[in-house]
RNA sequence: GCUGGUGUAACUCAGUUGGCAGAGUAAUGCUUUCGUAAAGCAUGAGUCGCAAGUUCGAUUCUUGCCAUCAGCU
Numbered sequence: 001g002c003u004g005g006u007g008u009a010a011c012u013c014a015g016u017u018g019g020c021a022g023a024g025u026a027a028u029g030c031u032u033u034c035g036u037a038a039a040g041c042a043u044g045a046g047u048c049g050c051a052a053g054u055u056c057g058a059u060u061c062u063u064g065c066c067a068u069c070a071g072c073u
Stems, first nucleotide, its partner, number of pairs: 001072007010025004019056001027043005049065005
């Protein structure tokens, strides 16, 4: 330098032939216990990497850039 993959909650990841953003773990609070752990219940947390385009509407489609991983040279 070229090609391809990935980027979504603190972490690990779903999701969608374009129409209200989710799960598990973690955190916090409550119940339970003599107490702790475990268990149960509840709560909060996201400009869906950044920007532009298409569209009534973009996490999803297109383009550029950034980060990261792999391959080729």

Predicted 3D model of a 73-nucleotide RNA (transfer RNA) from a bacterium. It matches the Rfam family "tRNA". The family's RNA type in Rfam is transfer RNA. Its family is annotated with triplet codon-amino acid adaptor activity in the Gene Ontology. The sequence is in RNAcentral, with records from ENA.